[in-house]
């Protein structure tokens, strides 16, 4: 120096933001119950119902979620044994599947992130 390879899908969590649920706010309605008035209507204060509107510096639910974060199940690679036998495919056990400092910036979705670019750029 140059090739290969370092898997995949689920479950979950650091974590994230705000579409959809909920929760808060004020405002608009109609009802009930009280009060006042120039009264059969008007205001006004308090209960619950409804609507649209804002708020994630709203604890949450639904959603996104780690190459360096967990575990599961596949997969691959050695190795023994089975069966099979010209040969390939196949099946059980048992190992291995290591290591890993990392921006700015850009992107998707409702939006944001440790998603994705990106085991990248840089660095040792």
């Nucleotide at each position: 120096g140059a090739a290969a390879u370092g898997u995949g899908c689920g479950u979950c969590u650091a974590g994230g933001g705000u579409u959809c649920c909920g929760g808060c706010a004020g405002c608009g309605g109609a009802u009930g119950c009280g009060c006042g008035c120039g009264a059969c209507g008007c205001g006004u204060g308090c209960a619950g119902c409804c609507g649209a509107u804002g708020c994630g510096u709203c604890u949450g639910g639904u959603c996104c979620a780690a190459g360096a974060g967990a575990g599961g199940c596949a997969g691959u690679c050695c190795a023994g044994c089975c069966g099979g036998a010209u040969c390939g495919g196949g099946g059980c056990u048992g190992g291995a599947u290591a290591c890993a400092c990392g921006g700015c910036g850009g992107g998707a979705c409702a939006a944001a992130a440790g998603c994705c670019c990106g085991g990248g750029a840089g660095g040792u």